[in-house]
The prediction has a mean pLDDT of 81. A computed fold for a 74-nucleotide RNA from a bacterium, annotated as transfer RNA. Rfam family: tRNA. It is annotated as a transfer RNA. The sequence was found in a public genome assembly.
RNA sequence: GGGGAAGUAGCUCAGUUGGCUAGAGCGCAGCAUUCGCAUUGCUGAGGUCGAGGGUUCGACUCCCUUCUUCUCCA
Numbered sequence: 001g002g003g004g005a006a007g008u009a010g011c012u013c014a015g016u017u018g019g020c021u022a023g024a025g026c027g028c029a030g031c032a033u034u035c036g037c038a039u040u041g042c043u044g045a046g047g048u049c050g051a052g053g054g055u056u057c058g059a060c061u062c063c064c065u066u067c068u069u070c071u072c073c074a
Base pairs, nucleotide, nucleotide: 001073002072003071004070005069006068007067010026011025012024013023019057028044029043030042031041032040050066051065052064053063054062
């Protein structure tokens, strides 16, 4: 320098033939349970979907540029 893959909650990830309000597990907070802890149950907070732009009535999803990480080739 060229090709490919990944980037979504604090962590690990799902979600795409474009469409209702963006989800799960773990973690965190509160409540219940217990003498107390743990376990378990319920409730809740937490996201500019890596960044910028474009197409569209509508974008996590399509297109362009760009950043980071991994990988292959040279």